Context: one part of a larger RNA
RNA sequence: GAUGAACGCUAGCGGCAGGCUUAACACAUGCAAGUCGAGGGGCAGCACAUGAAGCAGCAAUGUGGAUGGUGGCGACCGGCGCACGGGUGAGUAACAGGUAUGCAAUCUGCCGACAACUGGGGCAUAACCCGUCGAAAGACGGACUAAUACCGCAUAAGACCACGGAUAGGCAUCUAUCAGGGGUAAAAGACGUGUCCUGCAAAGGAUUUGUUGGUUGUCGAUGAGCAUGCUUAUCAUUAGGUAGUUGGUGGGGUAAUAGCCCACCAAGCCGACGAUGAUUAGGGGUUCUGAGAGGAAGGUCCCCCACACUGGAACUGAGACACGGUCCGGACUCCUACGGGAGGCAGCAGUGAGGAAUAUUGGUCAAUGGUCGGAAGACUGAACCAGCCAUGCCGCGUGAAGGAAGACGGUUUUAUGAAUUGUAAACUUCUUUUGCAGGGGAACAAUAAGCGAUACGUGUAUCGUGAUGCGGGUACCUUGCGAAUAAGCAUCGGCUAACUCCGUGCCAGCAGCCGCGGUAAUACGGAGGAUGCGAGCGUUAUCC
Numbered sequence: 001g002a003u004g005a006a007c008g009c010u011a012g013c014g015g016c017a018g019g020c021u022u023a024a025c026a027c028a029u030g031c032a033a034g035u036c037g038a039g040g041g042g043c044a045g046c047a048c049a050u051g052a053a054g055c056a057g058c059a060a061u062g063u064g065g066a067u068g069g070u071g072g073c074g075a076c077c078g079g080c081g082c083a084c085g086g087g088u089g090a091g092u093a094a095c096a097g098g099u100a101u102g103c104a105a106u107c108u109g110c111c112g113a114c115a116a117c118u119g120g121g122g123c124a125u126a127a128c129c130c131g132u133c134g135a136a137a138g139a140c141g142g143a144c145u146a147a148u149a150c151c152g153c154a155u156a157a158g159a160c161c162a163c164g165g166a167u168a169g170g171c172a173u174c175u176a177u178c179a180g181g182g183g184u185a186a187a188a189g190a191c192g193u194g195u196c197c198u199g200c201a202a203a204g205g206a207u208u209u210g211u212u213g214g215u216u217g218u219c220g221a222u223g224a225g226c227a228u229g230c231u232u233a234u235c236a237u238u239a240g241g242u243a244g245u246u247g248g249u250g251g252g253g254u255a256a257u258a259g260c261c262c263a264c265c266a267a268g269c270c271g272a273c274g275a276u277g278a279u280u281a282g283g284g285g286u287u288c289u290g291a292g293a294g295g296a297a298g299g300u301c302c303c304c305c306a307c308a309c310u311g312g313a314a315c316u317g318a319g320a321c322a323c324g325g326u327c328c329g330g331a332c333u334c335c336u337a338c339g340g341g342a343g344g345c346a347g348c349a350g351u352g353a354g355g356a357a358u359a360u361u362g363g364u365c366a367a368u369g370g371u372c373g374g375a376a377g378a379c380u381g382a383a384c385c386a387g388c389c390a391u392g393c394c395g396c397g398u399g400a401a402g403g404a405a406g407a408c409g410g411u412u413u414u415a416u417g418a419a420u421u422g423u424a425a426a427c428u429u430c431u432u433u434u435g436c437a438g439g440g441g442a443a444c445a446a447u448a449a450g451c452g453a454u455a456c457g458u459g460u461a462u463c464g465u466g467a468u469g470c471g472g473g474u475a476c477c478u479u480g481c482g483a484a485u486a487a488g489c490a491u492c493g494g495c496u497a498a499c500u501c502c503g504u505g506c507c508a509g510c511a512g513c514c515g516c517g518g519u520a521a522u523a524c525g526g527a528g529g530a531u532g533c534g535a536g537c538g539u540u541a542u543c544c
Base pairs, nucleotide, nucleotide: 001543002542003541005540006539007538008537009536012396013395014394015393016392017391018389019388020354025352026351027350029349030348031347034080035079036078039077040076042073043072046071047070048069049067050066054063055062056061087307088306089305097231098230099229100228101227102226103225106224107223111220112219113218114217115216116215117214118213119153121151122150129142130141131140132139133138159184160183161182163180165178166177167176168175169174189212190211191210192209194207195206196205197204198203233279234278235277240270241269242268245267246266247265248264249263250262251261252260282304283303284302285301286297287296288295289294309330310329311328312327313326332343333342334341335340360386362385363384364383368382369380370379371378372377399430400429401428402427409421410420411419412418413417435481436480437479438478439477440476444471450465451464452463453462454461455460456459488533489532490531491530492529493514494513495512499528500527501526502525503524509516510515
């Protein structure tokens, strides 16, 4: 000098940051991933529309309750998302990270550009209904039905598979381009608009056009995978290690290379330039210190990696071997009708425990961003805000000017005197930051739908207009009042700025080092005074 600090004494305010370093210990409760009705069958609940039978009535009418018809929508099928975002640092000494290359050995949903297509059929199933078993979790059976769910068929430029040919090039396996015939594999609709037909209407059908989707392929972008050079702890009181081990041939497997896996063959491969083993540890950008070289650290923020109670495994998918998915083994907790079930905060809050020690079971989707959606919008403990804590950094204040009878009091003294506290106080004048009371009052908001205008390819772009503010009546501004509401902590022998008196008497005690204390202690305790820093000051711990 520094700190994610703690402890002691003290404490007025604001801004900006930070806040379980220990038990990757166990977790009550709530929330943290949904969305789409413009894919679908439907209709439990809500609202609207129309309102049957029956009943009461002479009638008007009342009562009654039906109908997916409409808005919409619980559950269900289907699509996309859930692999992002958020957390933690246990493991890992490793191609995990950093950096630089390569892939002639690779994949890539959504997005952008380009080319082509989007024909015609079929079988089911969930929901609903009926029923069975079970304490529950849940499971099973029967019957019905739809789709952008699922499955054939047609078409096939390019794609893929095998075949043979030409040209050019390279980096060893080879690569690129061109033409040939053979084989294999696609698709889904939805919404709006105009016209026509059927129909009382609602609606349905045909067709036109626009938007959006679907299929195949190429290129891009983004993201990922793999390989390699160099680099990145300690211990030799760890010296030998290795049998899929090292290589080859052939196969399997993968998006792809490869002992990644397998069969056979060979006997290799690594190692004092430190193999193997052990201990410790997430890595980097960076941070602290230092004149630098270096040393130390890796909290907050950003990038990468790994993990999600513990161990293992795959499924789905463009992407996972998946924190809030599945299955199996284990430990633990809970429910149970004892037959069987449920769970996983290293998400945000919060609880217990551990500890010297670390916060609210808060608000809002207003902004930024994400997912879904044509949009409106929904969801979002991401995020933005607020709360707590002097934990840190920065800023402000606790008044300013004048004022000598150098007051009183205190302390010291050579004591009728003097020194010091000390311009300090009193007193006079002034100010009002801050505070209290009153008044005004933000930026953060850009736009969306809709409406209008312009351009053209008439539904897209641009312009104008046009809702929306959690924080918050907060920040800030202003008026009034009144010095009013606001100072402590440590030290004073030397190092080291600051000295006397009293008490004590090797006691009580101090102490970072040297060392003080045994009767005149500037070193212990108190007092007066002084010095340093100041809303902080000291102590402890750790690093340079």

The part of an RNA shown here (small-subunit ribosomal RNA, 5' domain) has 544 nucleotides and comes from an uncultured bacterium.
The full RNA is in RNAcentral, with records from ENA and SILVA.
Its Rfam family is "Bacterial small subunit ribosomal RNA". Rfam 15.1 lists 42,628 matches to the family in 10,626 species.
The coordinates come from a structure-prediction model, not an experiment, and the mean pLDDT is 84.